[in-house]
């Protein structure tokens, strides 16, 4: 520091995801040791048991027992007594403490917390210090005893008693209060101090020692002294209360809240200010700088993260607040409204004798429950701290330790060296090897940890006792205080840390991952299954992605996963983002608050700046040093703490105040421009209607029609009239307006902007949340109006349908007036204002200058409105002085797509609806710009038997052949638009053959290897359908040789390795092939342009069959294609003449034979044609048109030749081949059957339907080819197919072989025929082991359909179509098919509008699997979340009322009463208690609201789902342009 993911690819926008760090964690697998930390985040849920707050006998009274000892009695084991136990235990009165410490985070958005201040508005037990005092009395009461009640808890009555318990009294000020006086300070409100007077208020003793004084005279106390306590002051310290400034979460779909409310006066209350409370008076207070309400939450130091700013968090430690089962309340006390106190109410649990009682772990352990989840019912007060005590000491689940837990951090170990034969084994393998791997074994060492044995700390210093020194108090050498010395005493942890020794490599490694991100790869299994997955995505038979294995990578006593936080994320942007098209500028203006604001001078010093002071707790972080062997951890010191407050200084800027200025802004004067607005009036053209005339059969409408109108007279035409609406030409990216918008003419009223020149005001300005106003079309209300147009509606068409597009009609509406509504793609998709930053060229308005008689022209200023363009900006497109450039100010808005501009709520509206505006859920994208393709019922150019022009067919018939379908035991398999279907198959009777039935066989029909035997081989017989089985006979080759034998080949037998498979996968493949297409295209290097994909070149202008060539050009070159080179053919030359040829010369029946080498022909080498020549056109080009010559002329004709690629095209059944399957079978052999079936459908052909013909006879002319297992002549024979026979020929020699159409003559005469030949019968021929299923041919007989073929469709442009025959391959036989050959031999092409296919350029695109694309909505089904819903049911809260526990306060207080007063006494008084009443008030209840949750028949839309249904709305002109 980035990476993955939208696309075919690119750039951008934008979300999602990952890599990092962290955690009080949990889960999975695994687990050696130690140190230091940490450990209920959930149910503030309920709790058994034990402990957690006691202590003081130096405040007080009283005071056991067990047990032991002794004594007595005697019924020798009992009773009594004394002593010890013991002034002990337990209990009580009293004092102090229990308000600390410990726990938890429910509540609380401020009665809290943080920070800084104030308290002149306050309190403070214990503690320190400093004054004064501590006098003298009284009456009770618990304990206890007795008697009761009660189950218990407990409690009553009577009686006794003490105090540092309680109560009077005395004394008292420097205390408090009141009055007066003075001084000082002051925040001007008061405060402090001084003096005087008056009033009020105290107390308690205990312990030790002593005898100086006094009294008794041993010594003691009434005395003295010390310590301590008590009372009352001052001061301090500590702690607490209260107040103020600032900071402190989210929601405005919470906008108004408030009646003790805000203030005042008086009183009360409090430690204290205060509406804190009450009465009265006033009507205030608070809020957009967010009140009130709701939701959530303890706050902070800090912690985690981050470069920082920030964000998240608030465990442990520390500060603070709140709470203690829930709610309320007070008491006591220095402090509480009190965790281990009280009272009441409620819920819950327990006990109960049912009458009544008891309880509160959010203390430490522990239990249950909840939960993914969190420990021992441990030891000790040794240390630190706390309470009590004079002290000893006691208490202390605070605390110190130990235990459990890898929960975290840190440290350490599981060994080190050597060791190649690269062992065994595993895995992989191309079978060679590679790898685990120096790893192991082996050899040599070491001894950390763990184990054992032994030694063994620091943490301990105080207090106290004893001894002693000094000093103080004192009468004192006593006692005591203070300071010191010596000694004694105290350790839970713990026999722990640590150390030494012993012995052994021995006891100690796992987890995750290995497709990319992201370090790390192979095999097997599985087969869209099982599964994985953080994102992208893997898995459908060769998975580096699933599972296992081997290997590797990473971390390591841990490793992964999950959850959460920050980061990355500049993805809320202060640092540090945006808004033309990606999300985003409000439709427009006026203007309030707010924000910002020109120049100069002065003052102040609020902001600002500087240093200073106080504070910013400790811990933490950082730095340094130090202590544990190191580290974590800990200690000491420093720094930091960006903040707040105080005071001082500075004055540039901002601000405030005061004064001035003119350039911003405005006003006045003079002009012209204007569809700017409002009102009234006027006008002509057109449409429609009405009236009348002329006139006659149609009009109208459309792609074509029909509905409609018209003989009752339309349309057309003429004249007149009526009505409403809109204003042609002018008219212009011209004008005006803020926008919406505004267009005939005239008048009236009225607005803005602009220009020119001067004068005036003096910052009066800009923007603008709320607010107010304007605001197209459509819509609503009321009343008018209605010519044309025209939603709805009706009819006619179109269509599969057509609730549409088209047509004929037609109502709201459109128009006017007055209201409402308030939205638009209200768009320049661009907020307003100001300033600055090259130009060029139009246009509108108003000026200036020069010149002119004048108009133009020319130069120039301001304002508006366009185009092009530099810099700059931008993702690109583009913008560019009218910015989307560079800056300033203010406002509005955005933060992934969908859900959704929707729901709910609020506001507005008559309604329609508008405005404000979510969430659940769901996806990994959605999107912008540009690129390359592809596509378009887009455009342009061009080509092709593509159409057209022609000729002949197919589709109808019969037959042949192939396919589908059906059938079958099987009808083997493949091929399916063009590009499957006379295709694989150049030939299924057996074979072929792969299929079926049946019979056999298992190392096999075939190959290699090992062993054994035998030459090979040939013939015959039997059985069987055959395969095969059984038997017999004949027979001994080649090479080497040591003469035994060995080798090669062949056969047989045995065993296994293996063979075999036309079994599967053509979607694992090679090869081959088809197709676009013989179309003209497809690319590369370098350069240039672009951020990039890419572009350029290859486009453009011409031209061509052609990316063929020329010209131009940021391109220059090159490659594969095109063309040419190759073959055939057409002409000629040369050479060569046999089997071919024959002009000349002989010859013959015959090129038959001489001969010839001219010709034809054959087959070899050459030549020829290149737009070379001429004319014209064209850019002096390429090239085109015409012509000459030439056998041939513009690639002469034909063939071979098939670019990059497309179709997962075809073929595993030609061949080859991976993988899978099979192995007594899916292999192999055999017989028979099938591939030849047959209601039907299609393709390709043949033959026809006839006279351009049929039949008969005669006559003529080819070429390509084939032939020895062959072609087979002459001859004979048969009606014929054929047969007999066998000359010649291994072929320019012989032969197949007759060419046929044609030509000549005759006949038939338009008919189902002398056409046509199917079908069938009979008889034959040939091939072949064999023609039944199932061959071809012949003869005789039979003589179907068919009379030119619907929609549709095919081929062909010249030696072509058409027509005629011939040959060949395959082949025993079998062709109408296929491949070739020649004969005869046409017609037509105006042309490119249209159909089909293709090429180039351009355009649009939401397509890229590329239009056979993409994609929308309803409906049906399933699931999910959500809205409404008669309601139902919870929570919370408001209001009104009822009721009212405990308690405080007040009133009353008849009843009761010890202390004080009074009385001789009784009594009375004072003071108090019970009780009652009243105010307040918790729970509770009734009624009625608000908010919120759950649920609800039904219902609404939404989302997601596999290949459902219906249509085809959008994307191309998407077939009616789309959209609002």
């Nucleotide at each position: 520091a980035g990476a993955g993911u939208u696309u075919g690819a690119u750039c951008c926008u934008g979300g999602c995801u990952c890599a990092g760090a962290a955690u009080g964690a949990a889960c999975g697998c695994u687990g050696g040791c130690g140190g230091c930390g940490u450990g209920c985040u959930u149910a503030a849920c309920a709790c058994a048991u034990g402990c957690a707050a006691a202590u003081c006998g130096c405040a007080c009274g009283a005071g056991a027992a067990c047990u032991c000892u002794c004594c007595u009695g005697c019924u020798u084991g009992c009773a009594g007594g004394a002593g010890a136990u013991a002034g002990u235990a337990a209990a009580g009165u009293g004092g102090u403490g229990a308000a600390c410490g410990g726990g938890u985070g429910a509540g609380u958005a401020a009665u809290g917390c943080g920070u800084g201040g104030g308290u002149a508005a306050u309190c403070u037990a214990c503690c320190u210090u400093u004054g004064a005092a501590u006098c003298g009395g009284g009456g009770a009461u618990a304990a206890c005893a007795u008697c009761g009640c009660g189950a218990a808890a407990g409690u009553g009555a009577u009686g006794c008693u003490a105090a540092u318990a309680c109560c009077g009294g005395a004394u008292a000020a420097c205390a408090u209060c009141a009055a007066u006086u003075a001084u000082u300070c002051u925040u001007c409100g008061g405060a402090a101090u001084u003096a005087u007077u008056g009033a009020u208020c105290a107390a308690a003793g205990a312990g030790g020692a002593c005898c100086u004084c006094u009294a008794c005279a041993u010594g003691u106390a009434a005395g003295u002294u010390c310590u301590u306590g008590u009372u009352u002051g001052g001061a301090g310290a500590u702690g607490a209360g209260c107040c103020c400034g600032c900071g402190u979460a989210c929601c405005a779909u919470u906008a108004g809240c408030u009646u003790g409310u805000u203030g005042g006066u008086a009183a009360g209350g409090u430690a204290a200010c205060g509406g804190c409370u009450u009465a009265c008076c006033a009507a205030g207070g608070u809020u957009a700088u967010g009140a009130u309400g709701g939701u959530u939450a303890g706050c902070u130091g800090g912690u985690c993260u981050g470069a920082g700013a920030g964000g998240a968090u608030g465990a442990u430690c520390a500060g603070u607040c709140a709470c203690a089962c829930u709610g309320g309340a007070a008491c006591u006390g220095a402090c509480a409204c009190a965790c281990g106190g009280u009272c009441c109410a409620g819920a819950c649990u327990c006990c109960u004798a049912u009458g009544g009682g008891a309880g509160g772990c959010a203390g430490c352990a522990g239990u249950g429950a909840g939960g993914a989840a969190u420990u021992u019912u441990g030891c000790g007060c040794a240390a630190u701290g706390g309470g009590g005590g004079c002290a000893a000491c006691c208490c202390u689940g605070a605390c110190g330790c130990a235990g459990c837990a890898a929960c975290g951090c840190c440290g350490u170990g599981u060994g080190a060296g050597u060791g190649a034969u690269g062992a065994a084994g595993g895995c992989c393998u191309u079978c060679g090897g590679g790898u685990c791997g120096u790893a192991a074994a082996g050899c040599u060492c070491u001894g950390u940890c763990a184990a054992g044995u032994g030694a063994g700390a620091a943490g301990a210093a105080a207090u106290u006792g004893u001894a002693u020194u000094g000093u103080c108090u004192u009468a004192a050498u006593a006692u005591g205080g203070c300071a010191g010395u010596a000694u004694a005493u105290u350790g839970a942890c713990g026999g722990u840390a640590u150390c030494a020794c012993u012995a052994c490599a021995g006891g100690a490694a796992g987890c995750a991952c290995c497709g990319g991100c992201u370090a790390a790869c192979u095999c097997c299994g599985u087969g869209c299954c099982a599964g994985c997955a953080g994102c992208c995505g893997c898995g459908g038979u060769a998975a580096u992605a699933c599972g296992g294995a081997g290997g590797g990578u990473g971390c390591a006593a841990g490793c992964g996963u999950u959850a959460u936080u920050c980061g990355g994320a500049a993805u809320u942007a202060u640092u540090g983002g945006g808004c033309g098209u990606a999300a985003a500028g409000a439709g427009c203006g006026c203007g309030u608050a707010g924000g910002c604001u020109g120049u100069u001078c002065a003052u102040u010093a609020a902001g600002u700046u500087a240093g200073a002071u106080g504070u910013g707790a400790a811990a933490u972080c950082c730095c340094a040093u130090g202590g544990c062997u190191u580290a974590a951890c800990c200690a000491u010191g420093g720094a930091a703490g960006u903040g707040c407050a105080u005071a001082u200084a500075a004055u540039a800027c901002u601000a405030a105040u005061a004064a001035a200025c003119u350039u911003g802004a405005g006003u006045a004067u003079g002009g012209g421009a204007u569809a700017g607005g409002g009102a009234a009036g006027u006008g002509g053209a057109a449409u429609u209607c009405c009236u009348g005339g002329u006139g006659u059969a149609g009009c109208g409408g459309u792609g074509a029609a029909a509905u409609g109108c018209g003989u009752a007279g339309a349309u057309a035409u003429c004249a007149g009239g009526a009505a409403g609406a809109a204003c042609a030409c002018c008219a212009g990216u011209g004008g005006c307006g803020a926008a919406g918008g505004c267009g005939a003419c005239u008048u009236c009223c009225u607005g803005u902007a602009c220009c020119a020149a001067u004068a005036c005001u003096g910052a009066c300005g800009c923007u603008a949340a709320g607010g107010c106003g304007c605001g197209a079309a459509g819509g609503c209300g009321u009343g008018g109006g209605u010519a044309g147009c025209a939603a709805a509606c009706a009819g006619g068409a179109u269509u599969a349908g057509a609730u549409a597009c088209c047509c004929u009609g037609g109502u709201a509406g459109u128009c006017c007036a007055c209201g409402c509504a308030g939205u638009a793609a209200a768009c320049u998709g661009u907020g307003a204002a100001c300033a600055c930053u090259a130009g060029g060229u139009g246009u509108a308005g108003c000026g200036g200058g020069u010149a002119u008689u004048g108009a133009c022209c020319c130069c120039u200023g301001c304002u508006g409105u366009g185009c092009c363009g530099a810099a700059g900006c931008u993702a690109a497109c583009g913008c560019a002085u009218u910015a989307a450039g560079u800056g300033u100010u203010c406002c509005g808005c955005c933060u992934g797509g969908g859900g959704a501009g929707u729901a709910c709520g609020g506001c507005c509206g008559c309604a329609a609806g508008g405005u404000u505006a979510a969430a659940a859920c769901u996806c990994a994208a959605a999107g912008g710009a540009a690129u390359u393709g592809a596509c378009g019922g887009g455009g342009g150019c061009c080509c092709g038997c593509a159409c057209a022009a022609g000729c002949g067919g197919u589709g109808g018939a019969g037959c042949a052949u192939g396919u589908g379908g059906u059938u079958c035991a099987a009808u083997u398999c493949g091929a399916c638009g063009c590009a499957a279907c006379g295709c694989g198959a150049a030939g299924a009777a057996c074979c072929u053959u792969a299929c079926c039935u049946g019979g056999g066989u298992u190392u096999g029909a075939c190959a290699u290897c090992u062993c054994g035997a035998a030459a090979a081989a040939u013939u015959u017989u039997a059985u069987g359908a055959g395969a095969a089985u059984a038997a017999a006979a004949u027979g001994u080759g080649c090479c080497c040789a040591u003469a035994u034998g060995g080798g090669a080949a062949u056969u047989c037998g045995a065993a296994g390795a293996c063979a075999g498979g036309u079994g599967c996968u053509g979607c694992a493949u090679g090869g081959c092939u088809g197709u676009c297409g013989u179309c003209a295209g497809c690319u590369c290097g370098u350069g240039u342009c672009g951020u990039g994909a890419g572009a350029u070149g290859u486009u453009g202008g011409g031209u061509u069959a052609a990316g063929u060539c020329c010209c131009g050009c940021a391109a220059c070159g090159a490659g594969c294609g095109c063309a040419a080179c190759c073959c055939u053919u057409a002409u000629c030359u040369u050479u060569a003449g046999u089997u071919g040829c024959c002009a000349u010369c002989a010859u013959u029946a015959a090129g038959u034979u001489g001969g010839g080498a001219a010709c034809u022909c054959u087959a070899a080498a050459g030549a020829u044609a290149c737009u070379a020549c001429c004319c014209c056109g064209g850019u002096u080009a390429a090239c085109g048109g015409g012509g000459a010559g030439g056998a041939a002329g513009g690639u002469g004709a034909g063939g071979a030749u098939g670019a990059c690629g497309u179709c997962a095209a075809g073929u595993c059944c030609u061949c080859a081949u991976g993988g899978c399957c099979u192995u007594u079978a899916u292999g192999c052999c055999c017989a028979g059957g099938g591939c030849u079936a047959c209601a039907c459908a299609c393709g390709u052909g043949c033959u026809a339907c006839a006279a351009u013909g049929g039949a008969a006879u005669g006559u003529a002319c080819a070429a390509u080819g084939g032939g020895u297992c062959g072609c087979g002549a002459u001859u004979c024979u048969g009606u014929a197919a054929g047969g007999a026979g066998g000359a010649g020929c291994u072929a320019a020699u012989c032969u197949c072989a007759a060419a046929a159409a044609a030509c000549a003559u005759u006949u038939c005469u338009c008919a189902g025929u002398u056409c046509g030949g199917a079908u069938u019968g009979a008889a034959g021929u040939c091939u072949g082991c064999a023609a039944c299923u199932c061959g071809a041919c012949u003869u005789c007989a039979u003589g179907a359909a068919g009379u030119u073929g619907g929609a549709a469709u095919c081929g062909c442009u010249a030696g072509u179509a058409a027509u005629c025959g011939c040959g060949g391959a395959u082949c025993a036989g079998c062709a109408u098919g296929c491949c070739g050959c020649g004969g005869u031999g046409a017609a037509u092409a105006c042309g490119u509008u249209c159909c089909c296919g293709g090429g180039c350029c351009u355009u649009g695109u939401a397509c890229a699997c590329a239009c056979c694309g993409c994609c929308c909505g309803u409906c049906a089904c399933a699931c999910c979340a959500u809205g409404a819903g008669a309601g139902u049911u919870g929570g919370u809260u408001g209001u009104a009322c009822c009721a009212g526990a405990a308690g405080c306060u007040g009133u009353u207080g008849a009843g009761c009463u010890g202390a004080c007063c009074u009385u001789a006494a009784a009594u009375g008084g004072a003071a108090g208690c019970a009780a009652a009443c009243a105010u307040c008030u918790a729970a509770g209840g009734u009624a009625u609201g608000g908010c919120u949750g759950a649920u609800g028949a039904u219902u609404g839309g939404g989302g997601u789902g596999a290949a459902g249904u219906c249509g085809u709305a959008a994307c191309a002109a998407g077939g009616u342009a789309a959209c609002c």